[in-house]
Order: sequence, then C1' cells, then structure tokens
RNA sequence: AGAGCAAACUGAGCAGUUGCGGACGCAUCGCCGAAAGGUAGCGCCCGAGGAAAGUCCGAGCUCCACAGGGCAGGAUAACGGCUAACGGCCGCCGGGGGUGACCCUAGGGAAAGUGCAACAGAAAUAUACCGCUGUGAAUUUUUGCGGCAAGGGUGAAAAGGCGAGGUAAGAGCUCACCAGCGCGCAGGAGACUGCGCGGCUCUGCAAACCCUAUCCGGAGCAACACCGAACCAAGACAAUCGGCCCGAUUAUCGUCUUAAAAAGGUGGCACUGAGCUGCUGCGGCAACGCACGGCCAAGAUAGAUGACUGUUCACGACAGAACUCGGCUUACAGGUUUGGUCUUAUU
Repeated sequence: AGAGCAAACUGAGCAGUUGCGGACGCAUCGCCGAAAGGUAGCGCCCGAGGAAAGUCCGAGCUCCACAGGGCAGGAUAACGGCUAACGGCCGCCGGGGGUGACCCUAGGGAAAGUGCAACAGAAAUAUACCGCUGUGAAUUUUUGCGGCAAGGGUGAAAAGGCGAGGUAAGAGCUCACCAGCGCGCAGGAGACUGCGCGGCUCUGCAAACCCUAUCCGGAGCAACACCGAACCAAGACAAUCGGCCCGAUUAUCGUCUUAAAAAGGUGGCACUGAGCUGCUGCGGCAACGCACGGCCAAGAUAGAUGACUGUUCACGACAGAACUCGGCUUACAGGUUUGGUCUUAUU
C1' cells in the first nucleotide's frame, strides 16, 4: 500500500419566525354537550427508530370461579453457562467450508417398526452384463460343467479404503497403515479427546413417517374497568374461551344467545419498568451478575413534531410509536472508529 474478516458509532447540522400534541403551574368559569365530559388564554418543559418494519418466538399485564388429570396436537434436541422466559445469547465439542483472520451447522435414535432411493444398470439387502480362471469337447468362429466378486461398465451410492503377500483366478484369506465398531486405561465439569487391544466390518435418507427426552390452558389493550339521557323484548336449560374424556365449581333471585342505536365519554396510558445510563468497582474467557452513583426522556384516537428564511457540507439511505418489554428476521445512500488475517515493497 492492497485485498479480505469481525465489532461498534452516526445517519443531515446550526440560527430565526410561525404552526401542532402532551405534563406542570397560573388565570378564567367563557364556549360545546341531555349527561358523563370536552375545549379556549399565558408561562415553562418534553415530543418517533436502529430497525418504530415483519407479526416470527418468549413474557409482563387483563379476563375466563380454579386453570386439576389424561388423550390428541404443537414446539425443541451435542455439552456447559446466562436469562423472567424463549425456538434467544455466550462459551466450548463434533462435522463442513476457507491459505487465514473467520463462517455455516439439517448435531438424540437407522439392531423398535414402516417407508423411499427415479432413470441407468446384471443387480439397490443383494447380484453376475463385460470379464479373470479350472476342466472337457470342438478347432476361423465357439460351447458344456465349475470357481470368483479383485478389474471394467452403469449410477449420488454396488457394501470398509489403499498397498503388499498369497491364490488356478480371486476375496480381510493374511499382514502393515487408516476409517468405523467393541473393550480397557488416562485427561476433561461435560459433549469429547488421546493411547492400547480385538474380531473383520451388508449404503444413504428421520428438514421421511416414527421412537425417546423435555416443554406447552385459552383469549387478548378492539384485553378489561368505570360513567352515562333514553328504550325494550324473544328463546334455551344447563354453563364453564382451540378439540375430546374425566374430575371440579356454580345454578332458575342463575347462566348463555339474539335484540333494543349501544351511540358517547373517562381510565387502562405522567408507561417507575425483568427501565436507561457510568472511559466506576468486584466476580466471570464471555454472555452476564452484584454493589455504588446519575437520569425519568411521545402518549395521539381519523390519529401530534409541519411550513418559511438564512447558512454549513457527507447534498442526506431504510423509513413514523398506538399497552409494555427481551429476542429473531428483513431493509439501509453516505460518513467515522477499533481489533486481528493474507499478499507485496522497504527497513
């Protein structure tokens, strides 16, 4: 200097004028409304994201009297740790990829059972098409009876691999080195790894059905609670919020369904939270935990942050909360930073 790997930050800024939503304080008791309630003035403060997206997981919270047992159904799957929990995160083992930094991982079971492997090929749980070889006949050619599965062909895959010996020709038939499997010893918390011994060893697929282990009640802020002028019935006898069974509970002053316009309004919602944050300390490889400080940072409801002017330069990407949080996935112009890998040149 170039190429590539991993991680993090930012993502238009500043000033002025004016326009929106909310909290608090002051002022007023005006306006709208049947009411509940809403709204108008001034001051001051706050006001979209790293993904707010997807709605894919897990929860907090609310309701179903409790949410009990089982079947069915669904999800997960090496080992250890973190977490409220998770299908998440961190570390680490095995397998695969890359020169490497690193990346991916479909990771329990194929001797519980069933199933699939098209076509090609002789044959896909078993085989002889070509071929090698023994022996007889025949003598251009060939053919009968045996042995073989090492070589060739087909295929993703032909049933341990490679080399040597041996054999009529071959074969783990024997041997050496590997892989797999079994046993033993050692190391490790464990997945697993190393060493030794042994017989010789009939494929792959479970992200095919399945088996094993673990986990899972349902519905959801349009949950639910309260206020509220008016108006008015009908039906069922059992009902209990994914399906079925058992149990349990309540019961006609009950429960459920439909209807009467259920319209309107308030809370839920000042989101105090498994909250955010600190060139802090301790423990831990890390994720993270504990302690000590600091901070409180939108709550709309037809849905708020817009417009204009000046200026700077990177000329501005993806893109707007709707109860809240922890994750995952997807999208992203430009700018900045840190660590480590490979190549080349110089010292």
Predicted 3D model of a 347-nucleotide RNA (Bacterial RNase P class A) from an Oscillospiraceae bacterium. Model confidence (mean pLDDT): 77 of 100. Rfam family: Bacterial RNase P class A. Rfam describes the family as follows. Ribonuclease P (RNase P) is a ubiquitous endoribonuclease, found in archaea, bacteria and eukarya as well as chloroplasts and mitochondria. Rfam links the family to the GO terms dimeric ribonuclease P complex, tRNA processing and ribonuclease P activity. A source record names the gene rnpB.